Context: one part of a larger RNA
RNA sequence: GCCUACGAGUUACUCCUCACUGGCAAGGUUAAGAGUUUAAGACUCGGAGCCGAAGCGAAAGCGAGUCUGAAUAGGGCGCUUAAGUCAGUGGGGGUAGACGCGAAACCGUGUGAUCUACCCAUGGGCAGGUUGAAGUCUUGGUAACACAAGAUGGAGGACCGAACCAGGGAGCGUUGAAAAGCUCUUGGAUGACCUGUGGGUAGGGGUGAAAGGCCAAUCAAACUCGGAAAUAGCUCGUACUCCCCGAAAUGCAUUUAGGUGCAGCCUUGGAGUAUAGUAUUGCAGAGGUAGAGCUACUGAUUGGAUGCGAGGGCUUCACCGCCUAUCAACUCCAGACAAACUCCGAAUGCUGCAAUAUGUUAACCAGGAGUGAGGGCAUGGGUGCUAAGGUCCAUGUCCGAAAGGGAAAGAACCCGGACCAUCAGCUAAGGUCCCCAAGUGUAUGUUAAGUUGAACAAACGAGGUCUGAUUGCAUAGACAGCUAGGAUGUUGGCUUGGAAGCAGCCAUUCAUUUAAAGAGUGCGUAACAGCUCACUAGUCGAGCGAUCGGGCAUGGAUAAUAAUCGGGCAUCAAACAUACCACCGAAGCUAUGGAUUUAGUAUGUAAAUACUGAGUGGUAGGGGAGCAUUCUAAUUGCGUUGAAUGUGUACUGUGAGGUAUGCUGGAGCGAUUAGAAAAGCAAAUGUAGGC
Numbered sequence: 001g002c003c004u005a006c007g008a009g010u011u012a013c014u015c016c017u018c019a020c021u022g023g024c025a026a027g028g029u030u031a032a033g034a035g036u037u038u039a040a041g042a043c044u045c046g047g048a049g050c051c052g053a054a055g056c057g058a059a060a061g062c063g064a065g066u067c068u069g070a071a072u073a074g075g076g077c078g079c080u081u082a083a084g085u086c087a088g089u090g091g092g093g094g095u096a097g098a099c100g101c102g103a104a105a106c107c108g109u110g111u112g113a114u115c116u117a118c119c120c121a122u123g124g125g126c127a128g129g130u131u132g133a134a135g136u137c138u139u140g141g142u143a144a145c146a147c148a149a150g151a152u153g154g155a156g157g158a159c160c161g162a163a164c165c166a167g168g169g170a171g172c173g174u175u176g177a178a179a180a181g182c183u184c185u186u187g188g189a190u191g192a193c194c195u196g197u198g199g200g201u202a203g204g205g206g207u208g209a210a211a212g213g214c215c216a217a218u219c220a221a222a223c224u225c226g227g228a229a230a231u232a233g234c235u236c237g238u239a240c241u242c243c244c245c246g247a248a249a250u251g252c253a254u255u256u257a258g259g260u261g262c263a264g265c266c267u268u269g270g271a272g273u274a275u276a277g278u279a280u281u282g283c284a285g286a287g288g289u290a291g292a293g294c295u296a297c298u299g300a301u302u303g304g305a306u307g308c309g310a311g312g313g314c315u316u317c318a319c320c321g322c323c324u325a326u327c328a329a330c331u332c333c334a335g336a337c338a339a340a341c342u343c344c345g346a347a348u349g350c351u352g353c354a355a356u357a358u359g360u361u362a363a364c365c366a367g368g369a370g371u372g373a374g375g376g377c378a379u380g381g382g383u384g385c386u387a388a389g390g391u392c393c394a395u396g397u398c399c400g401a402a403a404g405g406g407a408a409a410g411a412a413c414c415c416g417g418a419c420c421a422u423c424a425g426c427u428a429a430g431g432u433c434c435c436c437a438a439g440u441g442u443a444u445g446u447u448a449a450g451u452u453g454a455a456c457a458a459a460c461g462a463g464g465u466c467u468g469a470u471u472g473c474a475u476a477g478a479c480a481g482c483u484a485g486g487a488u489g490u491u492g493g494c495u496u497g498g499a500a501g502c503a504g505c506c507a508u509u510c511a512u513u514u515a516a517a518g519a520g521u522g523c524g525u526a527a528c529a530g531c532u533c534a535c536u537a538g539u540c541g542a543g544c545g546a547u548c549g550g551g552c553a554u555g556g557a558u559a560a561u562a563a564u565c566g567g568g569c570a571u572c573a574a575a576c577a578u579a580c581c582a583c584c585g586a587a588g589c590u591a592u593g594g595a596u597u598u599a600g601u602a603u604g605u606a607a608a609u610a611c612u613g614a615g616u617g618g619u620a621g622g623g624g625a626g627c628a629u630u631c632u633a634a635u636u637g638c639g640u641u642g643a644a645u646g647u648g649u650a651c652u653g654u655g656a657g658g659u660a661u662g663c664u665g666g667a668g669c670g671a672u673u674a675g676a677a678a679a680g681c682a683a684a685u686g687u688a689g690g691c
Base pairs, nucleotide, nucleotide: 001691002690003689004688005687006686011096012095013094015093016092017091018090019089020088021087022086023085024084027051028050029049033045034044035043036042037041055062056061065077066076067075068074099237100236102234106227107226108225110223111222117201118200119199120198121197122196123195124194125193126191128160129159130158131156135152136151137150138149139148140147164188165187166186168185169184170183171182172181203219205215206214207213240626241625242624243623244622245621250263251262252261253260254259264371265370266368267367268366269365270364276361277358278357279356280355281354282353283352284351285350291344292342293341298338299337302334303333304332305331309327310326311324312323313322314321374399375398376397377396378395379394380393381392382391383390404415405414406413419594420593421592422591424590425589426588430584431583432582433568434567435566439581441580442579443578444577445576446575452570453569460555461554464552465551466550467549468548469547470546471545472544473543481539482538483537484536485535487512488511489510492506493505494504518533522531523530595616596615597614598613599612600611601610602609603608627680629677630676631675632674633673634672635671636670637669638668646663647662648661649660650659651658652657
């Protein structure tokens, strides 16, 4: 992992409540117990008690009233009004283990020191080598000591190193040879040493040279059994089918935030009908948002005019006075801002009335819930960086709980809501060269960048190209090119070492000759020179410039596979723009047949049937109807001429399933109507067995 078996809303109660069914009814009902009689059981007594028929008050008590109160007041709770009760079945609640499994823990009685910690008693062990303390002796030495040397001696938590003990380092081992080892290496090795045997200390206790260590592979409180099915607002699991409806992730509160209560939203039943609810239109309202505005307020604010006042300066004994490249109030002109500004002011939304449409969808009572982690998108906002697949509100929508088609692929983007069947048709979004269903469609343009081909890009740059508008020049010859000229006064004056068109300054930048030629456009020289331009003529022969817009392209442009529009590929397109036609395209719509729910109508005693209309996606959840299994009762059947079972086949039912039959098997098994449940498995790291 698979298979088989087992495996989770049960049972009890004089309990509470609701629905249905039945009995009796202002009443209903017996309990224990007793009697009679049975296979089980049933019947008859038994009225104690309970519920109801009256309430109010703390109570005495009074009573359709009563309590409070001085009250005949007022007020509170009642009456004036709906029938209860007993039993059965079912939904829900309560108390119990209460749908099942699951803690870590807590408490109680015991069992453990054969492991290990420490202690007690009594035994045992430590090759070999080294060092050489005290003391003593002798000699020297001293007044006597002291002291020195040499011997002797054999001390030490002394030294080296086996046994023994330990476990510092490395490698291996890590489903091991081993639930702590092996190899190499290392530390202690006469000591606070190691060790045998016997004994002692026990669980909030021991023992501990102290690590929360150790107390039998278990220790921040051992193990065993019990309280015990502890508790678990937590996790996981919770078993057949079909039909109808169908949520929530919000508000308030919470030692509350992943729980719960009440409300909201779902479902089932009931009673019952008011022009209820909903929509549209019209009319009438309240309002201060969007916008707008501000010499209409509050505040903020730019420039200008005026310049109260202030600063500075002048003057004066002082006051007064005068001036200003400063600041600046009020006012005026122009500009412009505001969630907590408003002289103004919509659209929507909201309220009321009426009409029209729809027709119980509204509201109410009762039973049962689930939900109370929401999420994306669009729009209006707060917060944040006008960041986030961010966060918090509001309105809507979808996902959640929604399948189908499109977007290559995708919860919520676009289209559209799947009862079933069909090798029928029409469409939506989106598409029509091939992959791939349908146009290599029509017309007119644009793009040359593979731009693009349904998605990342900007400021800024650019004689890309198409197009619109305005404007200038041009056969009296434009624009571009080529040929020639481009001069003189003069090297203008000043400045300067120099300044000659061209360092700089000045200006009546003037005049002359001219077809034309600046007191000079740029390069150049130390200064000249030189080259060139403006300007002119000739040549040529038709369009040439300037400005402002628009379209499509272009640079800007950087990511990890060599790359890619989904791919192949595509250039008068298979790209882009505009217009048009045709077609494809979904579970949408239609067609044909069928199933089922519900409303109305008709028939019918009823069950039901027929027609017409509207429905039939669905998680949590509510409701309805069934299938299967085991047993019981009654009735009725099958079976050695082959029951159950296993394994095939065929038929049948919307489905759970059912029927028939072949083979297997070898002795029991059904049907109908009721009843009762140890009543359905894919999951629980489920339990047991097998493989």